[in-house]
RNA sequence: CGCUGGAAAGUCGCCCCCCUCGCGGGAUUCACGGGCGCGCCGACGGAGCAAGCCUUGUCAUCCCGGACGAUGCGAAGCGUCGAUCAGGGACGGGGCGGAAUCUCUCAGGCUUCAGGACAGCG
Numbered sequence: 001c002g003c004u005g006g007a008a009a010g011u012c013g014c015c016c017c018c019c020u021c022g023c024g025g026g027a028u029u030c031a032c033g034g035g036c037g038c039g040c041c042g043a044c045g046g047a048g049c050a051a052g053c054c055u056u057g058u059c060a061u062c063c064c065g066g067a068c069g070a071u072g073c074g075a076a077g078c079g080u081c082g083a084u085c086a087g088g089g090a091c092g093g094g095g096c097g098g099a100a101u102c103u104c105u106c107a108g109g110c111u112u113c114a115g116g117a118c119a120g121c122g
Stems, first nucleotide, its partner, number of pairs: 001122005010038001012037005017026003039110003045106001046104003052096007062089003066085002068082006
């Protein structure tokens, strides 16, 4: 790139023809089109974020083991206390990073056609 498959959600209300100031009347084809309103969908697109890494802080207010000091027993060592010291973890702040079929619903879509993430084959 080509072929094939491919979900969801109202074609709900009014109008887009003629007559009328308006109310309304006629017509019911164009319309599988368009406009406005309300309601909805997520699978073109778009947007948001987790982990992770770096840095910093706390420990009087977390945890772990170690050193140190005190103390008890004692052969080795073990236990207890400490507003002492350094380290690690945890947590908080900042930065980097940052995914989706998750989330948002801007766009897009809600009859057919078209489109369509993604998948299969070439």